[in-house]
Transfer RNA from a marine sediment metagenome, 75 nucleotides, folded computationally. It matches the Rfam family "tRNA". By type it is a transfer RNA. Its family is annotated with triplet codon-amino acid adaptor activity in the Gene Ontology.

RNA sequence: UGCGGGAUGGCGCAGUCUGGUCAGCGCGGGGCACUCAUAAUGCUCAGGUCGCCAGUUCGAAUCUGGCUCCCGCUA
Repeated sequence: UGCGGGAUGGCGCAGUCUGGUCAGCGCGGGGCACUCAUAAUGCUCAGGUCGCCAGUUCGAAUCUGGCUCCCGCUA
């Protein structure tokens, strides 16, 4: 310098191809049940509007453009 991949709750990820019925899973956290008690287990609740800014659209995590950061390759 160019190319590729990535950014989604506290953590690890899926969802993007095919725009709507998609804000979901696991761990973690709170509460309850079970137990003499703890752990394990079961039930339940809270927590993100998707890296940022614009655009397209009736409608964007998803499409388009720009930018920021991280990883890898390359001169």